[in-house]
This record gives sequence, C1' cells and structure tokens, in this order.
RNA sequence: GCCGGCGUAGCUCAGUUGGCAGAGCGAGCGACUUGUAAUCGCUAGGUCGUCGGUUCGACUCCGACCGCCGGCU
Repeated sequence: GCCGGCGUAGCUCAGUUGGCAGAGCGAGCGACUUGUAAUCGCUAGGUCGUCGGUUCGACUCCGACCGCCGGCU
C1' cells in the first nucleotide's frame, strides 16, 4: 500500500427484506433469611465509533474518515 471482518448499556453480545433500541452478567433498591449467600421482583444506565448522503422515516442502505483484529504484498 491492497483486501476482509468488527465498532450497540460498566462488561459479553443480540437486534438489519428500513418503522418504539434489547438480553445476560454487573450496579442500586426491595422481598425472603436470625444474618450472609443463593433465589425472586423493581429501577437506573445508550447521541447505536465520527461526519455527511438517500428516505416521510436509518443501528440497519450508500460514501468518507477514525479505532481494533486478521490476511496479502
């Protein structure tokens, strides 16, 4: 330099024939218990990597850029 994959909650990841952003773990609170753990319930937590484009509407489609990983030279 060229090619490919990935970037979504604190962490691991779902979610794309375009139409309300989710799960598990973790955190906080509560229930249960003599108490703790376990279990159960509730709550909070997100400019969906950045900037543009298309569209009535974009996490999803298109372009550029940034970061990480892999391959080729």
Model confidence (mean pLDDT): 83 of 100.
The RNA shown here (transfer RNA) has 73 nucleotides and comes from an Actinomycetota bacterium.
It matches the Rfam family "tRNA".
The RNAcentral record of the sequence draws on ENA.